[in-house]
RNA sequence: AAGGUAGUAGCGGGAGAGCUUGACGCAUCUGACAGCUAUCACGAUGACGCCAGCGCCGAAGGAGCAACUGCCCCGGAAACUCUCAGGCAACCGGACCGCUAUCACCCU
Repeated sequence: AAGGUAGUAGCGGGAGAGCUUGACGCAUCUGACAGCUAUCACGAUGACGCCAGCGCCGAAGGAGCAACUGCCCCGGAAACUCUCAGGCAACCGGACCGCUAUCACCCU
């Protein structure tokens, strides 16, 4: 100096599944009383908040296992399986991928 692997940082890309049901609250509109405000509504609306129910998704994290063994235990991968956790407009997040920088190791 070239190449490879892993970590860290930055940048870019990056899927799926509820515009769902009910209660309460909030906001707006409407109506009643009323001069206005206030008050009330067993009225309407809402990518609103929260709680509960039902349904659904897999790509944070987590869990499970095939080959491997003469047998058992243990060990044992994933983009597979589960859905505990998480998520189901957008944003955010996001496994993973690419580039750059840096650091460590391996190799020539």

Glycine riboswitch aptamer, 108 nucleotides, folded computationally. Model confidence (mean pLDDT): 76 of 100.